[in-house]
Order: sequence, then C1' cells, then structure tokens
RNA sequence: CACGAUAAGGGCAAACCCGCUGUGAGGCGGGGACGCAAAUCCACCGGUCCGGGCAUAGAAACCGGACAGCGGGGCUACCGAAG
Repeated sequence: CACGAUAAGGGCAAACCCGCUGUGAGGCGGGGACGCAAAUCCACCGGUCCGGGCAUAGAAACCGGACAGCGGGGCUACCGAAG
C1' cells in the first nucleotide's frame, strides 16, 4: 500500500416509540438494535425524495433543498490473524 479473523479493545445505530424542530423530504435529543470494517467526514457525479415551478387535474424544463445506512468518487482514521 492493500486486505479484513468466530482476534482484542472499543465505536456507530435501522425499524419502532417519546420530545423538540422544519411547509416538507428531513434534522436534533432520549429510549431501542436491524445491521455496519469506514454506518467517520464531504452533495462532486448518478439516483431517490421534498418544496417551488403549479394551476381545476397530471407531467416536463428549470430553481432551491434532503438523503453519506442507494451506487460511484474524494478526505481522514483504530486494530493486526491469514493471504
């Protein structure tokens, strides 16, 4: 550098419930564990979702936003069996 044990010490925390917050997707805190070797961090690319566009109904360009536990990419990091 790469790889990832039925290793050691630890870490994170899905659904769901409660509180607060946001028009919303969602976020934060507490409880709770489905899972995770980057489930640390970053919206750069794709994707999904929300709001605007938008109205009587439905859709697109476009604009703004959310998701890093959807994939890719970038940055950083604990441990050390086998190869």